[in-house]
Molecule: small-subunit ribosomal RNA
Organism: uncultured bacterium
RNA sequence: AUUGGAAGCUGGUUGCCCGCCUCAUGCUUGUCCGUCAAGCGGAACAAAUAAACUUGCUUCUCUUGAAAUCGGCGACACAGGUGAGUAAUGCCUAUGAAUCUGCCUGGAUUUGGGGGAUAACGUCCGGAAACGGACCCUAAUACCGCAUACUUCCUAACGGAUAAAGCCCGGGACCUUCGGGCCUUGCGCUAUCGAAUGAGCCUACGUCUUAUUACCUAUUUGGUGGGGUAAUGGCUCUCCAAGGCCACUAUCCAUAACUGGUCUGAGAGGAUGAUCCUCCUCACUGGAACUGACACACCGUCCCGACUCCUACGGUAAGCACCACUGGGGAAUAUUGGACAAUGGGCUAAAGCCUGAUCCAUCCAUGCCCCGUGUGUGAAUAAGGUCUUCUGAUUGUAAAGCACUUUUUUUUGGGAGGAAGGGCAUUAAAUUAAUACUUUGCUGUUUUGACCUUACCCACAGAAUAUCCACCGGCUAACUCUGUGCCAACAGCCGCCGUAAUACAGACGGUGCCAGCCUUAAUCUGAAUUACUGGGCGUAUAGCGAGCCUACGUGGUUCGUUCAUUUGGAUGUGAAAUCCCCGGGCUCGACCUGAGAACUGCAUUCUCCACUGACUAUCUAGAAUAUGGUACAGGGUGGUGCAAUUUCCUGUGUAUCGCCGACAUGGGUCCAUCUAGGAACGAACACCUUUGGUGAAAGCGACCAACUGCACUGAUACUGACACUGAUGUGCGACAUCGUGUCGAGCAUACAGGAUUAGAUACCAUGGUAGUGCACGCGGAUAAUCGCAUGUCAACUAGCCGUUGGGAGCCGCGAGCUUUUAGUGGCGCAGCUAACGCAUUAAGUUGCCGCCUAGGGGAGUACGGCCGCAAGGGUAAAACUCAAAUGAAUUGACGGGGGCCCGCACAAGCGGUGGACCAGGGGGUUUAAUUCGAAGCAACGCGAAGAACCCUAACAGGCCUUGCCAUCCAAUGACCUUUUUCGAGAUAGAGGCGUGCCUUAGGGAGCAUUGAGACCGGUGUGCCAAGGUCGUCGUCAGCUCGUGUCGUGAGAUGUCUGGGUUAAGUCCCGUAUCGCGCGCGACCGUUGUCCUUAUCAGCCCGCAUGUAAAGGGAGGCCCUGUAUAGGAGACUGCCGGUGCCAAACCGGAGGAAGGUGGGGACGGCUUCAAGUCCUCAUGGUCCUGAGGUCCUGGGCUACCCUCGUGAGACAAUGGUCGGUACAGAGGGUAGCCAAGCCGCGAGGUGGAGCUAUUCCCGGAAAGCUGAUAGUAGUCCGGAUCGCAGUCUGCAAUUGCCACCCGAGCAGUCGGAAUCGCUAGUAAUCGCGAAUCAGAAUGUGGCGGUGAACCCGUUCCCGGUCCU
Repeated sequence: AUUGGAAGCUGGUUGCCCGCCUCAUGCUUGUCCGUCAAGCGGAACAAAUAAACUUGCUUCUCUUGAAAUCGGCGACACAGGUGAGUAAUGCCUAUGAAUCUGCCUGGAUUUGGGGGAUAACGUCCGGAAACGGACCCUAAUACCGCAUACUUCCUAACGGAUAAAGCCCGGGACCUUCGGGCCUUGCGCUAUCGAAUGAGCCUACGUCUUAUUACCUAUUUGGUGGGGUAAUGGCUCUCCAAGGCCACUAUCCAUAACUGGUCUGAGAGGAUGAUCCUCCUCACUGGAACUGACACACCGUCCCGACUCCUACGGUAAGCACCACUGGGGAAUAUUGGACAAUGGGCUAAAGCCUGAUCCAUCCAUGCCCCGUGUGUGAAUAAGGUCUUCUGAUUGUAAAGCACUUUUUUUUGGGAGGAAGGGCAUUAAAUUAAUACUUUGCUGUUUUGACCUUACCCACAGAAUAUCCACCGGCUAACUCUGUGCCAACAGCCGCCGUAAUACAGACGGUGCCAGCCUUAAUCUGAAUUACUGGGCGUAUAGCGAGCCUACGUGGUUCGUUCAUUUGGAUGUGAAAUCCCCGGGCUCGACCUGAGAACUGCAUUCUCCACUGACUAUCUAGAAUAUGGUACAGGGUGGUGCAAUUUCCUGUGUAUCGCCGACAUGGGUCCAUCUAGGAACGAACACCUUUGGUGAAAGCGACCAACUGCACUGAUACUGACACUGAUGUGCGACAUCGUGUCGAGCAUACAGGAUUAGAUACCAUGGUAGUGCACGCGGAUAAUCGCAUGUCAACUAGCCGUUGGGAGCCGCGAGCUUUUAGUGGCGCAGCUAACGCAUUAAGUUGCCGCCUAGGGGAGUACGGCCGCAAGGGUAAAACUCAAAUGAAUUGACGGGGGCCCGCACAAGCGGUGGACCAGGGGGUUUAAUUCGAAGCAACGCGAAGAACCCUAACAGGCCUUGCCAUCCAAUGACCUUUUUCGAGAUAGAGGCGUGCCUUAGGGAGCAUUGAGACCGGUGUGCCAAGGUCGUCGUCAGCUCGUGUCGUGAGAUGUCUGGGUUAAGUCCCGUAUCGCGCGCGACCGUUGUCCUUAUCAGCCCGCAUGUAAAGGGAGGCCCUGUAUAGGAGACUGCCGGUGCCAAACCGGAGGAAGGUGGGGACGGCUUCAAGUCCUCAUGGUCCUGAGGUCCUGGGCUACCCUCGUGAGACAAUGGUCGGUACAGAGGGUAGCCAAGCCGCGAGGUGGAGCUAUUCCCGGAAAGCUGAUAGUAGUCCGGAUCGCAGUCUGCAAUUGCCACCCGAGCAGUCGGAAUCGCUAGUAAUCGCGAAUCAGAAUGUGGCGGUGAACCCGUUCCCGGUCCU
């Protein structure tokens, strides 16, 4: 796009078409074929006329109609229906010759004279019926002879045979038995020649699938001769011959009516064969003939069969695939309608009769086409709906309202065209003897319409009668809300839905189409997805394992002939309709109609001759043959040889040998292994040996001999296209297996026991039989039969470097150079390829041939037939199932893959953890609650820089409800402050004091109480809705962009595949890239040295002063400090070496410091849906007499478990006691707190000083020095317990802190495992601070003392780069 369609929802109208695709299933009822009296006999019946008698009968007729019968024509042979059968006895196109043809038409010719029957009717008989029988009568255009015979046939060529029918109206000279005859016109009849129409037959091309159908055929093929037919012919028969068809697909099976055309498509094609037209076929199934011009006959006959109806059981009847209707079937297809008015058909002289053909109407949106459902105006942008950021937006000029119109619908009235003809009358012409008949024309008159209540037109009325369907995630035009919550559902493909769904359901809105819309089914298209046009076969599906050969296909050079192919023209045909173009008619259109073009085809004929073909000749470049030479693991046969293994014999010799990652089984004292000598047997042939050779491939490797194949090469002859490919066919074809025989050393399926292992029917090891060897067979379209998947022949298309076998030339004669062939390899251009890659050994270009494939699986399987002894082989499907399977390349990542490099990553060291006790954190358990979060590294001394109350969020109980708090409104009062009672408290009750501030004098600001509702509030929920912030890889060196270039593309390059170098993508050189940016580095502050400046609360050399002592005071700024101060200094700058150059590295000098000086802050693009809704802020959702607020008490601190992080220990490098020395950095007025005094001590008292380089915290400790005890659960260790006290605080019992006295647990250095650290570091020692009323073994700072080791990058872990 389309349909003979169907389902769902909906439905106003006209017109034009269509309408059982299924059961060729069964049928009730009615209808569809009659007509002619002008062929005939005759008189059922009816009408009319007339008469008689009579009132219902009889009779009559130049009257009319007419049932049945005879006869003619026509049927049923046409029209109409169907598509069962049919794969060619069919159809289509084009030819052909051996034929017939009723009615119609043209030409020419007859129509003479006789006969005998028969139906109807009548009489009678049988039968239920259907129907039948006997006898009698009668006619014909019924039937039969005779005559004639153009013709046709036969013939012995003389001859013979073969036909007919009459009828009628009118008229008429004539005749008459008065019935009529005769003549005329017309209609018929007989025979015949044409034409037309129709039919039969023959031939060729074309006409679906299957080879899992390969052979078929006996009247089969042909011939002679009979028969038969309208006609040819094995159509049929006798005899003879043995043919005929087939791989260009016979035969069998399955399916199917064919064509014009229809649908689709750019076309080529593909699908289809309803309606219309042509042809064929069938008529309940099967068979047969009769009649006839035509049939082997849909509404004819006969027979068999099945089914159905009737029956008196003896019989008998029927055939809707005609029109309607009906049952059944089915997703599904209409009325038991009207009319012959038109068109057409049958009969007739005609009128006319008949016609379910046909024309109409009905039903159905089945399809196509036209029209309509109103038009204009109308903003308060109404109400309502929906959404909302709460301002508004949208539905929306839409509605309402106002003004118009009337197609359509309803009603009334009018009203074409389809009608041409026919009858009657007059008249004219033709015909005729005629004024008759007949025909034709004019005129007049009359008559014919189913549709039809037609089309169409006027009028009345009135917006009045008329809008649905699907969709809105992308493809694909059209978006939001609500509900639901991987449920319910959707879905053509992708897919959507797990609490913010534009995808489900509903709604608002929108989009599309429109009397339809959508779904489903089906066909073509897109699909180059069977590829003729127009595909492929190295790796995606696809080259047979490889030769030879047949058919087929293709084929070198030159001349000539031919003209089959090819080119061009003409003629015939290619039905009409359809399609297309131009016109015409219905108001337009669909539709109808005229004309043209076209129908790309077939046949006949003419023409051209370049190509192809055919034929006749020619040539030598292809291909063969002869001859010289060369190479070879080419083949089969026979013989010879040796290293080694094994076995056997002998000697020597003694306890192990053998095996493995490590073992064991195994061998060995009956003497092994080892070693020396000898013997036997079988198989294989080291080195040479090689991207070397050879063969078609499989394959071939010791040596010798003869036999034999092929290739290459040189030169010269010879043949003269003899060639290439290759279905069918045929020989070869590894290993294993199988059969028969032989052999059997080693190796070794099966098997055995031993190891390994969770297991180990395996890998390993010890044994070991078939087999491996030989001969003859089998097997094999068998193998990863491979060039890591490539058919073959030939020609052409840049090169370079090797190598094997030949040949030629040159010289300097060599291990030489140049060149040419046939092989065999590596690179590489053009070209090709999806890319990878191939690239004169093509996967390039050209030509020929063969073959194969159609998403993955099922399956190379089943069935069938073929081969095989078997095992199996080859050929080769379907059901069903999935939404993928596959190739090549890209990027990132992973690997018990590789390479380079880095890091306290390992190693080398130092000290710890893991064991004990305790602290604090987590899990688990418990509980009314033990609030919540964090979960490998990157949760667990984390949020928490500090839970007795508070904090607090969890629990129990008691209260409040516009609320603790915010804004708005109203009323009242100033507010604040304050006394007292109940109560655990929150609260509740009762009082007291008190009338304020500013003012433009109108009012205003703030506070409190009460009231109403909007609200407030929430540490409720989810970080997987979003923000912010933080962790982590990781201070790792990376991450991007623009431009250019490369690639079909993803992408690449840059940013490295190169060479170095660095802490570094740091820098340099090279480079299809050139540059920018974020990171690195630097800039910043700190520390280390110096200088300048400044002068204080710091310092004090000098000068003096003063004290028991003291920069204490005057004074000073030299020194040391200090400082929001300012400078210097370090840059691989210098020297030497290394590096091709450079970058850089190594060493050195100088220097306080040397190669980023040390340490900080600083964290690129990302990853982990990492953490946090309980810091904050926040959309959604939830609670609202509670999930909000207040209060008291208890809880977060539980406890026979467990994990991680820590403290102080286990002691002598130590503990305890005494004496004694040296810091830095901080903090302090709700504070730090001095001196003095009291207490063993915690502390108390006291009050000076300090808002700080001034005063205070504040005595640093380890250290040094002296003493003590002597390796012990101790003079170690300090948990825990008891008693007495102190501090803070409203409060210290469950819960804080330290202190005195008394007692003194475990623990003697810690298993597997594991952590930190590279220098002022580890280790060790103490001191501030934050939080804080009080409460650090934690956190984060400060200084004191102060090491060891680093060979190095194999390994573990993590990471960068390349692959």